Model confidence (mean pLDDT): 80 of 100. Predicted 3D model of a 73-nucleotide RNA (transfer RNA) from a Minisyncoccales bacterium.
């Protein structure tokens, strides 16, 4: 230099015939339980990598680009 893949909350991680509240885990935080605590159960917040394009509507499809992986060279 070529070619593939992948990016989704603080981490992990699912999805997606384009339109609904974007699933779960761990953690954080509030509660309920104990004298306290852990454990446990309830309950809250917090996300689609950037820029443009298609479309009435993009997290989703197209194009560049950024990082990361990998194979070739």
């Nucleotide at each position: 230099g070529c070619c593939g893949g992948a990016g989704u909350a603080g981490c992990c991680a699912a999805g997606g015939u384009g339109g609904u509240c974007a699933a779960g885990g761990c953690a954080u935080c509030g509660g309920u339980c104990u004298g306290a605590a852990a454990a446990a159960c309830c309950g809250a917040g917090g996300a689609u990598c950037g820029c443009g394009g298609u479309u009435c509507g993009a997290u989703u499809c197209c194009g560049c680009g950024c990082u990361c992986c990998g194979g070739c060279a």
Notes
RNAcentral holds the sequence, with entries from ENA. Rfam family: tRNA. Its family is annotated with triplet codon-amino acid adaptor activity in the Gene Ontology.